Predicted 3D model of a 334-nucleotide part of an RNA (large-subunit ribosomal RNA, domain IV) from a Pseudomonadota bacterium.
The RNAcentral record of the full RNA draws on ENA.
It matches the Rfam family "Bacterial large subunit ribosomal RNA".
Context: one part of a larger RNA
């Protein structure tokens, strides 16, 4: 001088991204206990007192009451720190075995949709078969949302889904034609008797026309807790400013209630207030929402959380200053 373990005077978060770590709290009994609330909770809220020994009395025999004694200390170990503001998720639960435990997943509840059962729908399998289910719409599958409370606006033009069937389009098959090829016919005509020219049934075949024709598509409606979407530019009030109002363009319809610099705000450390001696943080407001918004739910919400974030009390070697102990090294000597 360093590592590990520990203690202390004064201060007490000045440390630090951040009280990380440590300290503190801790048992039992008694008193006492707020806002809020889903009336259950919150709550061990908070906060305060007691705990040993001896004597006396009482009774329900392990408690109560009274008196006295000693020590700094009468729970040995074990053994909650607490209060408060905000966000998110209702909750208990689940998860990245081995860097993430969460605001992610799940959840009860809510909604939409499919499914009527001699193979439900759906899933596995080539099939047989199996699951669904020895169930039957108060059941089962899929999707979304996610307790509860109050709510969930407008748009069906696009995409999807459902329904419809008049018309258009439209496959193979079927019906019926056309053209060509092949070629029975010891076909026909020539003749240099082996060739040339030529006709051609049926079948098969190549190309092709017409008729008839299902679903689908076009078409007609519906449907947004289906996928999704939910404007712009001007002008205007007797100070100014602003614009309830007006005009105009476009759209399927132009964002309603709420909430809002937010887990969303670029500009931005927005502005005001509050908290501090001082705050890019926090909270409450405002609203010019770059780019909130209603089941990819909106806004609240008691309880809950090894969640995230702000403040405070207590407490402390986190830190400042000043000291020390044990141990292992380093260092010195051998």
């Nucleotide at each position: 001088c360093g590592g590990a373990u520990c203690u202390u005077g004064a201060g007490g978060a000045a440390u630090u991204c951040g009280g990380c770590a440590a300290a503190a709290u801790u048992a039992c009994c008694c008193c006492g206990u707020a806002a809020c609330u889903u009336a259950g909770g919150g709550a061990g809220a908070a906060g305060g007192g007691g705990u040993c020994c001896c004597c006396c009395g009482g009774c329900u025999u392990g408690c109560c009451g009274g008196g006295g004694g000693c020590g700094c200390a009468g729970a040995a170990a074990u053994c909650g720190g607490c209060c408060u503001g905000a966000g998110c998720g209702a909750c208990u639960g689940u998860u990245u075995a081995u860097c993430a435990a969460a605001a992610a997943c799940a959840c009860a509840g809510c909604g939409c949709u499919c499914u009527g059962c001699u193979u439900a729908a759906c899933c596995c399998g080539c099939a047989a078969g199996g699951g669904g289910a020895u169930g039957u719409a108060u059941a089962g599958g899929g999707c979304g949302u996610g307790a509860c409370a109050c709510u969930u606006g407008c748009c069906c033009g696009g995409u999807g889904c459902c329904a419809g069937a008049a018309g258009g389009u439209c496959a193979a098959a079927c019906u019926u034609g056309g053209a060509g090829g092949u070629g029975a016919c010891u076909g026909c005509g020539a003749u240099u008797u082996a060739u040339c020219g030529u006709g051609g049934a049926g079948g098969c075949u190549u190309c092709u026309g017409a008729g008839c024709u299902a679903a689908g598509c076009c078409c007609u409606g519906g449907u947004a807790a289906a996928c999704g979407g939910c404007a712009g530019c001007a002008g205007u009030a007797a100070c100014u400013a602003u614009a309830a109002c007006u005009g105009u363009u476009c759209u399927a319809a132009g964002g309603u209630a709420g909430c809002g610099a937010a887990a969303u705000u670029c500009c931005u450390u927005g502005u005001c207030a509050u908290c501090u001696a001082a705050u890019u943080a926090g909270u409450g407001a405002c609203c010019c929402g770059c780019a909130u918004g209603a089941a990819a739910a909106g806004u609240g919400u008691a309880a809950c959380g090894a969640c995230u974030u702000g403040g405070g009390c207590g407490c402390u070697c986190u830190c400042u200053u000043a000291a020390g102990a044990u141990u292992c090294g380093a260092c010195u000597c051998g």